This is a predicted structure of a 493-nucleotide part of an RNA (small-subunit ribosomal RNA, 5' domain) from a marine sediment metagenome. The coordinates come from a structure-prediction model, not an experiment, and the mean pLDDT is 87.
Context: one part of a larger RNA
RNA sequence: GGAUGAACGCUGGCGGCGUGCCGUAUGCAUGCAAGUCGAACGGUCCCGAUUUAUCGGGAUAGUGGCGAACGGGUGAGUAACACGUAGGUUAUCUGCCCCGAAGUGGGGAAUAACUGUUCGAAAGGGCAGCUAAUUCCGCAUGUGGUCCAGCGCAAGUUGGAAGAAAGGGACGAAAGUCUCGCUUUGGGAUGAGCCUGCGGCCGAUUAGCUUGUUGGUAGGGUAAUGGCCUACCAAGGCGACGAUCGGUAGCUGGUCUGAGAGGACGAUCAGCCACACUGGAACUGAGACACGGUCCAGACUCCUACGGGAGGCAGCAGUAAGGAAUAUUGCACAAUGGGGGAAACCCUGAUGCAGCAACGCCGCGUGAGCGAAGAAGGCCUUCGGGUCGUAAAGCUCUUUUCUGGGGGAAGAGGAAGGACGGUACCUCAGGAAUAAGCCUCGGCUAACUACGUGCCAGCAGCCGCGGUACAACGUAGGAGGCGAGCGUUAUCC
Numbered sequence: 001g002g003a004u005g006a007a008c009g010c011u012g013g014c015g016g017c018g019u020g021c022c023g024u025a026u027g028c029a030u031g032c033a034a035g036u037c038g039a040a041c042g043g044u045c046c047c048g049a050u051u052u053a054u055c056g057g058g059a060u061a062g063u064g065g066c067g068a069a070c071g072g073g074u075g076a077g078u079a080a081c082a083c084g085u086a087g088g089u090u091a092u093c094u095g096c097c098c099c100g101a102a103g104u105g106g107g108g109a110a111u112a113a114c115u116g117u118u119c120g121a122a123a124g125g126g127c128a129g130c131u132a133a134u135u136c137c138g139c140a141u142g143u144g145g146u147c148c149a150g151c152g153c154a155a156g157u158u159g160g161a162a163g164a165a166a167g168g169g170a171c172g173a174a175a176g177u178c179u180c181g182c183u184u185u186g187g188g189a190u191g192a193g194c195c196u197g198c199g200g201c202c203g204a205u206u207a208g209c210u211u212g213u214u215g216g217u218a219g220g221g222u223a224a225u226g227g228c229c230u231a232c233c234a235a236g237g238c239g240a241c242g243a244u245c246g247g248u249a250g251c252u253g254g255u256c257u258g259a260g261a262g263g264a265c266g267a268u269c270a271g272c273c274a275c276a277c278u279g280g281a282a283c284u285g286a287g288a289c290a291c292g293g294u295c296c297a298g299a300c301u302c303c304u305a306c307g308g309g310a311g312g313c314a315g316c317a318g319u320a321a322g323g324a325a326u327a328u329u330g331c332a333c334a335a336u337g338g339g340g341g342a343a344a345c346c347c348u349g350a351u352g353c354a355g356c357a358a359c360g361c362c363g364c365g366u367g368a369g370c371g372a373a374g375a376a377g378g379c380c381u382u383c384g385g386g387u388c389g390u391a392a393a394g395c396u397c398u399u400u401u402c403u404g405g406g407g408g409a410a411g412a413g414g415a416a417g418g419a420c421g422g423u424a425c426c427u428c429a430g431g432a433a434u435a436a437g438c439c440u441c442g443g444c445u446a447a448c449u450a451c452g453u454g455c456c457a458g459c460a461g462c463c464g465c466g467g468u469a470c471a472a473c474g475u476a477g478g479a480g481g482c483g484a485g486c487g488u489u490a491u492c493c
Base pairs, nucleotide, nucleotide: 001493002492003491004490006489007488008487009486010485013364014363015362016361017360018359019357020356021322026320027319028318030317031316032315035066036065037064040063041062043060044059045058046057047056048055049054050053073275074274075273083199084198085197086196087195088194089193092192093191097188098187099186100185101184102183103182104181105139107137108136109135114129115128116127117126118125119124146161147160148159149158150157151156167180168179169178170177171176201247202246203245208238209237210236213235214234215233216232217231218230219229220228250272251271252270253269254265255264256263257262277298278297279296280295281294300311301310302309303308328354330353331352332351336350337348338347339346340345367397368396369395370394377388378387379386380385402430403429404428405427406426407425411420437482438481439480440479441478442463443462444461448477449476450475451474452473458465459464
């Protein structure tokens, strides 16, 4: 000098774009953050028509389906194939989506809701009975796929075996047509799992480490390779090219600095990983060993009729505490995107916006021109004067800003539909009006005098100032620097 997620002191007009709990991965009141589908299903309730037996519309607790594994947060742990990069997978999986082939025949059963009864303070159950489905289970069929056997070097071919499915809607008098699904299978796309080479911290005042350890055989397990696990066998494997141990740490694209080489860092944004009160475990599922799921244990908090229960903000706001320090219990789904749905639409603290903060960067303004050999006043003075100083006053002008009035968007692909927002912007009127500070002035370093003080009070980044003329302390005048900021502190280069 540059930089910062900064803080502190003094000061503070506006706008645009960003950024905002860095330590306590501390505890959390309250609200919201993941639902949706009645075109899968049986009920229940409401409304309207009537030809009184139906039709139409709406709502919905439950069963069922899809989603809830995304999106959002945090950085505790992790020195590791966690990450980066380059590859491998003949050792693998992939719901929804796209393309292709084939099928969707015929039966059965249970259960919630509901009804009855019953236990409990509650949370929540128990028993009996009834019922539906795209719930569940057989039967048939078997293109293709899988497995077995024969032949073949292989592609393949022949024979055999087991193994599928679900219906809904629109139109129609019906037949049927169309459509959304369902089943088997091939391919794609996307996403993921696993493996490998290389790369990136400190300590030797850590030198030896290891028994599922290293390898083999067989088996189990997995979507899949593998000591991943088990049995048996062998005795190996790693290490001064730093094993093991200890410390520290999420990694990267990047960011800051620097001419570069390098050094430091890893906020915001983007990719990957890990975690979700602490520890452990599995279930469901295409996908989790699952932040707002389940079970067990623990700590803590709350309710209780003392028998027993409930909870998890490292989601968005907010709160307490801590701290030098970090924001609103806001608006909207209008846009972008996500989930569900045939759709209308519903949900979405993702997101879009608004609020707060000079926290940062950038831009604008606080007026412009003329105006005295120079008012008053301040300060200095050799008492002549000098300086503040064209500065002020005054005259002329302008209106960026400001205040008030009027108009008023784009953002919304063909009509309507905008949270932001009566915002941006345009226009009219008014009036210099609403708007300047901070630090420094001994040298480094740009800027000097007076008074006060008297090694006191104090200053100070280094050198050093102050003990009676201090350009170094304090005040004033003046000057220098930067400017809605200026200085200090901390940290990095």